[in-house]
RNA sequence: GAUAGAGGCGCACCUGUUCAAGAGUACCGCGCUCGAGAGGCUGCCGAAGCCGCGCGGGAAAGGGGACGGUGCCGAAGCAGACGCCGCGGCGGGCGUUGUGCUGGCUCGGCGGAGAACAUCCGUCCGGCUGUCGCAGCAAUGCGGAGAGCUAUC
Numbered sequence: 001g002a003u004a005g006a007g008g009c010g011c012a013c014c015u016g017u018u019c020a021a022g023a024g025u026a027c028c029g030c031g032c033u034c035g036a037g038a039g040g041c042u043g044c045c046g047a048a049g050c051c052g053c054g055c056g057g058g059a060a061a062g063g064g065g066a067c068g069g070u071g072c073c074g075a076a077g078c079a080g081a082c083g084c085c086g087c088g089g090c091g092g093g094c095g096u097u098g099u100g101c102u103g104g105c106u107c108g109g110c111g112g113a114g115a116a117c118a119u120c121c122g123u124c125c126g127g128c129u130g131u132c133g134c135a136g137c138a139a140u141g142c143g144g145a146g147a148g149c150u151a152u153c
Base pairs, nucleotide, nucleotide: 001153002152003151004150005149008073010072011071012070013069014068016067017066018065019064027057028056029055030054031053032052040090041089042088076102077101078100079099080097081096082095083094084093085092103129104128105127106126108124109123110122111121112120113119131144132143133142134141135140
C1' cells in the first nucleotide's frame, strides 16, 4: 500500500406496505356580531368587512411506529466553507469538502427543531460495551482515539 473483517437495541436510506397522530386543525359555504387587525418578520390580503362566534362540509405535507428491502462499520451525525435550489423577500432544503469535533449504545439534566409526552440534534454528568497501550500472578485499574483495531498478501 491492497484485500477482507469485528463492536451491537450498530449506522444511514426507500415515491415500498401498513398504522397512529397531524385534526375536526388549515381551508370552503351560510348566518350573526364588530368596525380593523391577524400572522415567525415583512410584502401581500382586508369596508365587496380583518379578527371573533354559531352551523354544515372538511384535507395535506414534513416528521413517527411496525414490517420488508438496500447500502454499509466515519458506518453516520453536527459545525464551518463553497456551490445549487426554493420563497414575493428572510427563515429553509440539497450537494461537495478528512477544515474541526464525535469509537458505539443508553438513563437523566439543560438548550434547539417539531402539533407532539413521538422522534431528531447539541451539550453535561453517570452507566454499559468494543478496541489498543501501560501496570498487575490474577481479579482488575488507569489512559488513548476510528486518519483507530484485527487478519492475509
A computed fold for a 153-nucleotide RNA from a bovine gut metagenome, annotated as Lysine riboswitch aptamer. Its mean pLDDT, the model's own confidence on a scale to 100, is 78. The sequence is in RNAcentral, with records from MGnify. Of the family's consensus pairs, 100% are formed in the model.